[in-house]
Formats: sequence, C1' cells, structure tokens
RNA sequence: CGGGGUAUGGCGCAGUGGUAGCGCGCACCGUUCGGGACGGUGAGGUCGCCCGUUCAAAUCGGGCUACCCCGA
Repeated sequence: CGGGGUAUGGCGCAGUGGUAGCGCGCACCGUUCGGGACGGUGAGGUCGCCCGUUCAAAUCGGGCUACCCCGA
C1' cells in the first nucleotide's frame, strides 16, 4: 500500500428496512433459620464516528477510526 472480517447494555452474543433483544452479571422482592440454587420485578445501550438513500436505517450506500486475518 491492496483485499477481507469485526465494532450492538458491565461481559459474551443475536437482531439482513417497521417499538433494540437473549444469556451471564447487577439492584430489589419472594422462597430459606441464613446462604446458595430457584422464581419474580427492575435499572442499564440514541447500535464505533460523519454524511447520504428512504415515509422509516443497528440493518442499504459512501467516507473515516480502532482491532484481527491474508497478500505485496
């Protein structure tokens, strides 16, 4: 320098145009003598950044950034 991949709650991930979800974790409640386990409820993310397309974008297009892989 060229090509490809990844970027979404604290962590690991899903979500291929129409309300952002799951597991773990966290808080509270129930259960227990207490804890764990189990059950219930809840908080927490404007989806890496900018621009565009669209009635509507995490999702489509362009540019950029960071990391990983391949090539030179």
Overview: The RNA shown here (transfer RNA) has 72 nucleotides and comes from a Candidatus Levyibacteriota bacterium. It matches the Rfam family "tRNA". Rfam classes the family as a transfer RNA. Its family is annotated with triplet codon-amino acid adaptor activity in the Gene Ontology. Its mean pLDDT, the model's own confidence on a scale to 100, is 84. The sequence is in RNAcentral, with records from ENA.